[in-house]
The RNA shown here (Glycine riboswitch aptamer) has 98 nucleotides.
RNA sequence: GCGGCUCUGGAGAAGCCCUGCAGCCGGCAGGGGGCCGAAGGUGCAAUGGAUUUUGAAGGUAUCCAGAAACUCUCAGGCAAAAGGACAGAGGAAAACCA
Numbered sequence: 001g002c003g004g005c006u007c008u009g010g011a012g013a014a015g016c017c018c019u020g021c022a023g024c025c026g027g028c029a030g031g032g033g034g035c036c037g038a039a040g041g042u043g044c045a046a047u048g049g050a051u052u053u054u055g056a057a058g059g060u061a062u063c064c065a066g067a068a069a070c071u072c073u074c075a076g077g078c079a080a081a082a083g084g085a086c087a088g089a090g091g092a093a094a095a096c097c098a
Stems, first nucleotide, its partner, number of pairs: 001096001005090005016032006034078003040074001041072001043070001047065005
């Protein structure tokens, strides 16, 4: 100390349908269509770079780089719990960085 650790807050969306098992159950397995975005991941604007062309600059074209709470919905999720981007607080030891 923007990471890690501890504490606190923390949204969205089906108790969906069918079959089997289990047997009083928000479970497990398979199938079906629906929905959500805030773990993770995908995509890209300005801009920058390279190439192309040119005497040069500029322009054109192609490629590469390029952020998000935007986008996609691969992953994940759709009671509670857990998880959770992000925010606040803590401060002892160890590791790492300066």
The sequence was found by an Rfam model in a public genome assembly. Its mean pLDDT, the model's own confidence on a scale to 100, is 75.